Large-subunit ribosomal RNA, domain II from Kryptoperidinium foliaceum, 683 nucleotides, folded computationally. Its mean pLDDT, the model's own confidence on a scale to 100, is 85. RNAcentral holds the full RNA, with entries from ENA.
[in-house]
Context: one part of a larger RNA
RNA sequence: GCCUACGAGUUAGUGUUGUUGGCAAGGUUAAUACUUUAAGAGUUGAAGCCGAAGCGAAAGCGAGUCUUAACAGGGCGAUCAGUCAGCAGUACUAGACGCGAAACUUGGUGAUCUACCCAUGGCCAGGUUGAAGCUCCGGUAACACGGGGUGGAGGACCGAACCCGUUGACGUUGAAAAGUCUUGGGAUGAGCUGUGGGUAGGGGUGAAAGGCCAAUCAAACUGAGAAAUAGCUCGUACUCUCCGAAAUGUUUUUAGGAACAGCCUGGGAGGAUGUCUGCUAGAGGUAGAGCUACCAAUAGGACUAGGGGGAGUCAUAUCCUACCAAAUCCUGAUGAACUCCGAAUGCUAGUAGAUUACUCCUGGAGUGAGGGCUAGGGUGCUAAGGUCCUGGUCCGAGAGGGAAAGAACCCAGACCGUCAGCUAAGGUCCCAAAAUCUAUGCUAAGUUGAACUAAGGAGGUCCAGUUGCAGAGACAGCCAGGAGGUUGGCUUGGAAGCAGCCAUUCCUUCAAAGAGUGCGUAACAGCUCACUGGUCGAGCGACAGGGCAUCGAUAAUAAUCGGGCAUAAAGCAUAUUACCGAAGCUACGGUCCCGAUGUAAAUCGGGAGGUAGGAGAGCAUUCCAAUGGCGGCGAAGGUGUGUCGUGAGACAUGUUGGAGCGAUUGGAAAAGAAAAUGUAGGC
Repeated sequence: GCCUACGAGUUAGUGUUGUUGGCAAGGUUAAUACUUUAAGAGUUGAAGCCGAAGCGAAAGCGAGUCUUAACAGGGCGAUCAGUCAGCAGUACUAGACGCGAAACUUGGUGAUCUACCCAUGGCCAGGUUGAAGCUCCGGUAACACGGGGUGGAGGACCGAACCCGUUGACGUUGAAAAGUCUUGGGAUGAGCUGUGGGUAGGGGUGAAAGGCCAAUCAAACUGAGAAAUAGCUCGUACUCUCCGAAAUGUUUUUAGGAACAGCCUGGGAGGAUGUCUGCUAGAGGUAGAGCUACCAAUAGGACUAGGGGGAGUCAUAUCCUACCAAAUCCUGAUGAACUCCGAAUGCUAGUAGAUUACUCCUGGAGUGAGGGCUAGGGUGCUAAGGUCCUGGUCCGAGAGGGAAAGAACCCAGACCGUCAGCUAAGGUCCCAAAAUCUAUGCUAAGUUGAACUAAGGAGGUCCAGUUGCAGAGACAGCCAGGAGGUUGGCUUGGAAGCAGCCAUUCCUUCAAAGAGUGCGUAACAGCUCACUGGUCGAGCGACAGGGCAUCGAUAAUAAUCGGGCAUAAAGCAUAUUACCGAAGCUACGGUCCCGAUGUAAAUCGGGAGGUAGGAGAGCAUUCCAAUGGCGGCGAAGGUGUGUCGUGAGACAUGUUGGAGCGAUUGGAAAAGAAAAUGUAGGC
């Protein structure tokens, strides 16, 4: 993992609601006793309980009563039938749908492991070092001291047994629930060890690691309380039909729980109260707008208090001011907590039409983690798949088509069948259903054909403009000229068109030529431009705007529009037509539900996506009662086939099997498994 079996809303009591039945101003027995065909039933039994009257704390009074001084007012009552039993829903008390703690309390069992202690025994090859003491010699006044020998001390040294476990490798479903090999530490000591004994669970023992106390230790193991408790996790078993949520508000030692309300559902009652649209009448201060209408803020100017600076005076006065600036004026202009104004929506009322809701009472819930998109906002960075409100919508609980693929984006709400048709979004070259459709342009970048861009740059190209020049010859190219006064004046070492300053940048000759556009020289020179003529022969410049393209352009697989691929397109733009395209709509047939009519059959109209959840109707299993059956001429069970039923399932039959088993009606449940890291067995 698979198969088989088992495996979770039960039972009792007490409330409450519904329903069925009995009796009814009453209803009903409990224990007991008796009988009996005896786990049962019948009879007996009025004690008790509920109801028929309430109010008050009570005395008490009573259809009233209490409060009160009250004959007032107010509170609670008086008008409406209950009770007993069966069944169903639900609540409470019980283990109360099942499994699951870590823990707590109490009584015991453990020191054969291990910690420490007590008693009594045992063990430590071999080698080394050589303390004290003693002795001899030297030495001293005597000691001291020195040397030789002897001696054999030591938590001494090396190293087996023994004890330990430092290093590395192996082992890791091991040979082993801690080992093996290697290496290492101690090895006469605080040593190791045998046997017997002692200390016990908030206790022991501990050279102290929260270590150890029988493979268990920040409180052992075991019986019991005990089915502890679990606002938590997981699981909770057949079918069809109808409706169908919530993720919000308030409060909460409350935030993943709950109470009440909201939203769902079953039953009952009310009867137009609901919703939408049109019209009419209202309240309001948002969007916007405005501010010479207030408040606050604000740029420039004018005017002008005050201040600063300057002039002036012995000191004042007075004057000036491209400075700061109140008030006032002009122009411009901001504001959630500004408003002289002011919508659209929304809200309220009336009325008309359309539609099918709405409200109340009552049984049962679930929900109280929401999320995306869009619009208006707060917060944040006008960041976030961020967060918090409001309106809408969808996902949640929604399948189908499109967006390559995708919870919520676009289209569209799936009762069933059909090898029928029309469309939506989106598409029509091939993958791949349908246009290589029509008309006109644009793009050359594979831009693009999905999703990503900017500031800025640019004789890309197309379009429509404004303006200038041009057969009296433009623009570009080529040929030629581009002069004189003059080296203008000043400055300067120099300044000659061209360092710089000045300006009536003038006059002359000219077809034209600046007191000079740039390069250049130390300064000149030189080259060139403006300007002019010739040649050529038709369009050429400047400016602003629009379309498409271009650079800007950077991410991790070598890449890719979904791919192939596509260039007068299969790209982009505009317009027309045709077609494809969904569970949408239509057609044909069928099932079920609700409403109306109807005795029924049926007809007409509407409806049938669905999680939590509510309601209804059924199937199957086991047993019981009654009735009625089958079976060795083959029951149950197994395994095939066929038929029927929307389905759970049912029936028939072949074969296997070898002894019991169905049907109908009613009743009762140990009553349905795919999941619980479910339990047991098997493979």

NCBI's taxonomy places the organism under Eukaryota, Sar, Alveolata, Kryptoperidiniaceae, Kryptoperidinium. Rfam family: Bacterial large subunit ribosomal RNA.